[in-house]
RNA sequence: GCGGGCAUAGUUUAGUGGCAUGACACGACCUUCCCAAGGUUGAGACGGGGGUUCGAUUCCCCCUGCCCGCA
Numbered sequence: 001g002c003g004g005g006c007a008u009a010g011u012u013u014a015g016u017g018g019c020a021u022g023a024c025a026c027g028a029c030c031u032u033c034c035c036a037a038g039g040u041u042g043a044g045a046c047g048g049g050g051g052u053u054c055g056a057u058u059c060c061c062c063c064u065g066c067c068c069g070c071a
C1' cells in the first nucleotide's frame, strides 16, 4: 500500500428497517444485630460524519480505532 472482519452502558452480551435485551457492576428500599447472600426497584449504551428511507443500531459511503490476510 491492497483486501477482509469487528465497534452497542463501567465490563460482557442479544438484536434487527419501527420502544435496544440480558448478566455483572452502581443507587434506593426490604430482609439481617452486622456483613455476605437473596428479593423489589431505578439510572445508565448503538465509535464519528454523510447518504438512502416516512422511519437507520440495522442498508450504502467516508473517517477513526482494533484484529486477520496479502504485498
Base pairs, nucleotide, nucleotide: 001070002069003068004067005066006065007064010024011023012022018054026042027041028040029039030038047063048062049061050060051059
Molecule: transfer RNA
Organism: Candidatus Vogelbacteria bacterium RIFOXYD1_FULL_44_32